[in-house]
RNA sequence: UACUUAUCCAGAGCAGUGGAGGGACCAGCCCGUUGAAACUGCGGCAACCCCCAGGCAAACAGUGAUUUGUCGGGAAGGUGCUAAUUCUGGCAGCGUUUGCUGGUAGAUAAGUC
Numbered sequence: 001u002a003c004u005u006a007u008c009c010a011g012a013g014c015a016g017u018g019g020a021g022g023g024a025c026c027a028g029c030c031c032g033u034u035g036a037a038a039c040u041g042c043g044g045c046a047a048c049c050c051c052c053a054g055g056c057a058a059a060c061a062g063u064g065a066u067u068u069g070u071c072g073g074g075a076a077g078g079u080g081c082u083a084a085u086u087c088u089g090g091c092a093g094c095g096u097u098u099g100c101u102g103g104u105a106g107a108u109a110a111g112u113c
Base pairs, nucleotide, nucleotide: 002112003111004110005109006108007107008106013042014041015040016039017038021031022030023029025090026089027088028087043082044081045080048078049077050074051073052072054071055070056069057068058067059066060064086105091102092101093100094099
């Protein structure tokens, strides 16, 4: 980089450096000199990986101090996140006034090559 699977209406910010952009892309609409991006420090959120003990279910080279799934608890470690639902829309179907459902794209995690 590519692919697979899962999730994305919840949650959580201060300070220093910096000095004009930022919210992936396009359109809209927002945020920003009452200080953007980026970097750093210290916090925080969450629970994908992870850790713990038990219940339930399932699997069988094969009855186990086994493995897998699920329910519960935790937060030391690996990521991630910490304006706005992924800020809203983008494509299709239905309804049509605003909406609903699915999809695309994107992001993150875990895994595979």
Molecule: SAM riboswitch aptamer (S box leader)
Organism: Anaerolineae bacterium